Small-subunit ribosomal RNA, 5' domain from an uncultured bacterium, 501 nucleotides, folded computationally. Model confidence (mean pLDDT): 86 of 100. It matches the Rfam family "Bacterial small subunit ribosomal RNA". Rfam links the family to the GO terms structural constituent of ribosome and ribosome. The RNAcentral record of the full RNA draws on ENA and SILVA.
[in-house]
Context: one part of a larger RNA
RNA sequence: GACGAACGCUGGCGGCGUGCUUAACACAUGCAAGUCGAACGAUGAAGUGGAGCUUGCUCCACUGAUUAGUGGCGAACGGGUGAGGAACACGUGAGAAACCUGCCCCAGACUCUGGGAUAACAGUUAGAAAUGACUGCUAAUACCGGAUGACGUCGGAGAACCGCAUGGUUCACUGACGAAAGAUAUUUUGGUUUGGGAGGGUCUCGCGACCUAUCAGCUAGUUGGCGGGGUAAUGGCCCACCAAGGCAUCGACGGGUAGCUGGUCUGAGAGGAUGAUCAGCCACACUGGGACUGAGACACGGCCCAGACUCCUACGGGAGGCAGCAGUGGGGAAUCUUGCGCAAUGGGCGAAAGCCUGACGCAGCAACGCCGCGUGCGGGAUGAAGGCCUUCGGGCUGUAAACCGCUUUCAGCAGGAACGAAAAUGACGGUACCUGCAGAAGAAGGAGCGGCCAACUACGUGCCAGCAGCCGCGGUGACACGUAGGCUCCAAGCGUUGUCC
Numbered sequence: 001g002a003c004g005a006a007c008g009c010u011g012g013c014g015g016c017g018u019g020c021u022u023a024a025c026a027c028a029u030g031c032a033a034g035u036c037g038a039a040c041g042a043u044g045a046a047g048u049g050g051a052g053c054u055u056g057c058u059c060c061a062c063u064g065a066u067u068a069g070u071g072g073c074g075a076a077c078g079g080g081u082g083a084g085g086a087a088c089a090c091g092u093g094a095g096a097a098a099c100c101u102g103c104c105c106c107a108g109a110c111u112c113u114g115g116g117a118u119a120a121c122a123g124u125u126a127g128a129a130a131u132g133a134c135u136g137c138u139a140a141u142a143c144c145g146g147a148u149g150a151c152g153u154c155g156g157a158g159a160a161c162c163g164c165a166u167g168g169u170u171c172a173c174u175g176a177c178g179a180a181a182g183a184u185a186u187u188u189u190g191g192u193u194u195g196g197g198a199g200g201g202u203c204u205c206g207c208g209a210c211c212u213a214u215c216a217g218c219u220a221g222u223u224g225g226c227g228g229g230g231u232a233a234u235g236g237c238c239c240a241c242c243a244a245g246g247c248a249u250c251g252a253c254g255g256g257u258a259g260c261u262g263g264u265c266u267g268a269g270a271g272g273a274u275g276a277u278c279a280g281c282c283a284c285a286c287u288g289g290g291a292c293u294g295a296g297a298c299a300c301g302g303c304c305c306a307g308a309c310u311c312c313u314a315c316g317g318g319a320g321g322c323a324g325c326a327g328u329g330g331g332g333a334a335u336c337u338u339g340c341g342c343a344a345u346g347g348g349c350g351a352a353a354g355c356c357u358g359a360c361g362c363a364g365c366a367a368c369g370c371c372g373c374g375u376g377c378g379g380g381a382u383g384a385a386g387g388c389c390u391u392c393g394g395g396c397u398g399u400a401a402a403c404c405g406c407u408u409u410c411a412g413c414a415g416g417a418a419c420g421a422a423a424a425u426g427a428c429g430g431u432a433c434c435u436g437c438a439g440a441a442g443a444a445g446g447a448g449c450g451g452c453c454a455a456c457u458a459c460g461u462g463c464c465a466g467c468a469g470c471c472g473c474g475g476u477g478a479c480a481c482g483u484a485g486g487c488u489c490c491a492a493g494c495g496u497u498g499u500c501c
Stems, first nucleotide, its partner, number of pairs: 001500003005497005012373006018366002020331001025329003029326003034073003039070002042067001046063008080284003090208007099201003104197008112146004121136006151178006158171005182189002210256003217247003222244004227239003259281004263274004286307005309320004337363001339362003345359001346357004376406004386397004410442001412437005420428001445490005450471003456485005466473002
């Protein structure tokens, strides 16, 4: 000098930030991911028209709010945490002629013809519940055939061009295989296929970045090859066979510790330390394992299995996962509200209106930090009182107070009142800000005073009580302990402790 700090004493206001560093301990309660009726069959509040008439009911048709279900998209983003991991996890620079990519953009071609089911629903039925079972009916942009093939994939044979090896690109021929879905109702939108783009992802490599030799040898899928499997794709990634390799004092292997980076703190720099908030990447989601769906997960608020724990139970069986936002208990020196709003920005769905959004925008709490402001200003005595000291003359407190004059920042009261929003829409908020009113009025403490180190006397105590960062003070005149007066330094803070430079 710095801090995500804590503790002691004290505490007026505002702006902007920051706030479980410990138990990746356990969690009551509420909310945090839905949306689309312009994909579909149902449901059918309400309205309109018509009919029957018993004059306020019934039936029919149309429009149609609503919604459980099928279906689509999203749920892999956003948000949290740092347990693990010394690794291509991260940073940086290359490579992929070894790769994938939903939605979006551009361009080409197509969108033909059939079928069988099933939820919802109805009935029966099991169970305490969670949840089912059977029978029957029905629709689709759900599912499955057939056709066509610009084109793609694979196989065969050919030409041209190119490359750093495997090889790549283009052109024409041939065989096999491979598509599609409608809705709206006049205009759009969707579907299939192919090529390109953008953005995203995956893989490989060079270099860089902890401690330890009181860890010196490590290794059998180990190192390489041939063949196969698997993957979007290369590869011992996996498997069969063959060979005997591979790494290491330029530190292998083992042990310990740790998320990495942009950055942050310090320092003249080199460097050292660090990785809160913000941003990028990674990893994790009660513990361990596994796959399914999907463009994308081996998936925080999905599934299955095992385990620990908690809860419900009719004892047969079930339910759960805050390292999301609040909040509770516990641990701890220590860290906040079970708030408001989708007005803005952004995201999901939707043609749209819109719905959802504890992301986010705000407000609340905390001197936790930085910055700014105030607690008055001018005059006022050879100088009141009080207090302290005194050589008893006086000195200090001290222009300080009183008293006179003035001002009103901030806080207070009252009136007005935004920007942020583009036509409408403002949580913040009657907030910021502006104007007026009253009155010096409501607003100062903390530490130190032996030297280092700025600032000294008196009394009390008597190696006691105590102080102390180091040197050291205290045993009867203590500038070092305690108190008082005075002084010094900072100031809404001041000290102490801890940690880093």